[in-house]
Large-subunit ribosomal RNA, domain VI from a soil metagenome, 257 nucleotides, folded computationally. Its Rfam family is "Bacterial large subunit ribosomal RNA".
Context: one part of a larger RNA
């Protein structure tokens, strides 16, 4: 820009892409078959491998904004207690998130159509025979369908529901302006994201921050007291601190246009 008024939702699916893998065991059955050894077709069931995909409840990894221990050095006048730097100084743990993980869930199925090789029915030419010449079947991971994703610029531009639908002017097959529904910009944000887009919110408000409560993690803070000559230990104390998690609360910012 188009889809012959504008708008908000929900859709159909032409077409395109993907998937469509494989093994073992059990029952049928030690049956059919076979002298025996051996050992099925078929039908049903179970469990795996690899691959794919989603997720983070569990098991783990990461987690340089959480907690603790600790070395050297400088600083806060000193002690105590802390802070800076040294790869996050090093080390031990670890929330959320993230993880084609070593974890968890799910997937390939089934059914159908038309067939290949192959196997048949009926059957003449050619009184027989013949699956073929007319005709009719069975039959594969391949094909179509089924299943998953995208999809009306599918210009052949589809469908359904709902909302708003008028006015003014002019040089009047047309143009300009203003409105309605609605949308955009702007702002606060987000399991959304390179940007954009998408989604939530904008005071008639819990959108983000703060604060409060809870959770989680770390592992018993500081100070004081007690014991010990002291290093240190004990009590107060499962303490103190605690990012992203779960709630609440208009204190701050979503103002004004």
């Nucleotide at each position: 820009c188009g889809c012959a008024g504008g708008a908000g939702a929900c859709u159909u699916g032409a077409g395109c892409a993907g998937u469509u893998u494989u093994c073992u065991c059990c029952c049928u059955a030690g049956u059919a078959c076979g002298a025996g050894a051996g050992g099925a077709u078929u039908g049903g069931g179970a469990g795996g491998g690899a691959c794919g995909u989603a997720c983070c409840u569990c098991u783990g990894g990461u987690g340089u904004u959480c907690c603790a221990g600790u070395u050297g050095u400088c600083c806060c006048g000193c002690u105590c207690g802390g802070g800076g730097c040294a790869g996050c100084g090093c080390u031990g743990g670890g929330u959320a998130g993230c993880c084609a993980a070593c974890g968890u869930g799910c997937g390939g199925c089934c059914a159908g159509g038309a067939u290949a090789a192959a196997c048949g029915c009926u059957g003449a030419a050619g009184g027989c025979a013949u699956a073929u010449a007319a005709g009719c079947g069975u039959g594969a991971a391949a094909c179509c369908c089924u299943c998953u994703g995208c999809a009306a610029g599918a210009u052949g531009a589809g469908g359904u529901c709902u909302c708003c639908a008028g006015c003014u002017c002019u040089u009047u097959u047309a143009g300009a302006g203003c409105a309605a529904a609605g949308g955009c910009u702007c702002c606060c944000g987000g399991a959304a994201g390179a940007c954009u887009a998408c989604c939530g919110g904008g005071u008639c408000g819990a959108u983000a921050g703060g604060c409060c409560g809870g959770g989680u993690g770390u592992g018993u803070a500081a100070g004081a007291c007690c014991a010990g000559c002291a290093a240190u230990g004990g009590u107060u104390u499962a303490a103190g601190c605690u990012g992203a998690c779960c709630g609440g609360u208009a204190c701050u910012a979503a103002c004004a246009g």